[in-house]
Context: one part of a larger RNA
């Protein structure tokens, strides 16, 4: 010096990106439990108290009652010591506020365990059975010894409330009155060949699929949801009106948020002092309804705040054990 430990005046997060690490707390019995809530939780919530060891009593129980004993459990009374008893080990720190994620689950074997995936439960599409779909060249398997309350496939992802307005764009379905729309086939004509039949070549016509144009329908189908301007008896502000584009122009919620550039936005709360954190405002550079929206008990090795507690995290190191480097003999 370094590794694991053990201990510590006083002080208790001053330390740090952050209580990381470490300490505290812990085990039965009793007593006692708050908001809020899906009335089951929340709860071991929090907060207390007792606990050794001897004697007595007194209850109850011990194959069958009663009296004695016995022995076990509880209580109550003395009494002993180191004011000490879950004596070692084993063995939860707690609370309160916000995010997201409903939950138990599952993930990147060997840097990520999450808010990511999954779910239960919600919608849409497709399938009528030799089903759709999926592997295979195929035969053929699988869906499935299943049958629309069944299978697939997207989307979302408990529960409550709720899910606004656009089909123009690109998908999907749908419909055939028109247009366009190939190859065969046919019909003419010209060449070239052949005595001839004919065959090829070319060029024009008819006919003419599915596509596409074209009509109509969908958004829990990919998306998509506006500008400029005047105005109210102080000022601001604009409920009101005008205009211009549009497919419609953002509707209930929600907000400086995991989203807000400017911004450490204002106000307010919490500290002596708070770019974070809570609660509000709203001119949202760039929020918003199953690409779900807005809440939400209870769960979380998640993420952020704050407060008890509690400590060598630190003010400031020191000692000790037991090893390791290293010097030296």
């Nucleotide at each position: 010096u370094c590794u694991u430990g053990u201990u510590g005046a006083a002080g208790g997060a001053a330390c740090u990106c952050g209580g990381c690490a470490a300490a505290u707390u812990a085990a039965c019995u009793c007593c006692g439990u708050a908001a809020c809530u899906u009335a089951g939780g929340g709860a071991u919530a929090a907060g207390g108290a007792g606990u050794a060891a001897a004697a007595a009593a007194a209850u109850a129980a011990u194959u069958g009652u009663a009296a004695g004993u016995a022995u076990u459990a509880u209580u109550u009374u003395u009494u002993u010591g180191a004011c000490a008893c879950a004596a070692a080990a084993u063995c939860g720190g707690g609370a309160g506020g916000g995010g997201c994620g409903a939950c138990u689950g599952u993930u990147u074997a060997a840097u990520a365990a999450a808010a990511a995936c999954a779910c239960a439960g919600g919608u849409c599409u497709c399938u009528g059975c030799u089903a759709a779909c999926u592997u295979g060249u195929a035969a053929a398997a699988g869906g499935a010894u299943g049958u629309a309350u069944a299978g697939a496939g997207g989307c979302u992802g408990a529960c409550a409330c709720c899910u606004g307005c656009c089909c123009g764009g690109u998908g999907c379905c749908u419909a055939u009155a028109a247009a366009u729309g190939a190859a065969a086939u046919u019909u003419c004509a010209a060449a070239g060949u052949u005595u001839a039949c004919g065959c090829u070549u070319u060029g024009a016509g008819u006919c003419u699929a599915a596509g596409u144009u074209u009509g109509g329908g969908u958004a829990a189908a990919c998306g998509g949801c506006g500008g400029c301007u005047g105005u109210a008896a102080c000022u601001c502000u604009g409920a009101c009106g005008g205009u211009c584009c549009u497919a419609a122009g953002g509707u209930a919620g929600c907000g400086a948020a995991a989203u807000u550039c400017c911004u450490u936005g204002u106000c307010g709360g919490g500290u002596a002092a708070g770019u974070u954190c809570c609660g509000a405002c709203c001119c949202g550079c760039a929020u918003g309804a199953a690409u779900g929206g807005u809440g939400u008990a209870a769960c979380g090795a998640c993420u952020u705040c704050u407060c008890c507690g509690c400590u060598g995290u630190c003010u400031c190191c020191a000692a000790c054990a037991a090893g390791a480097u290293c010097u030296u003999a």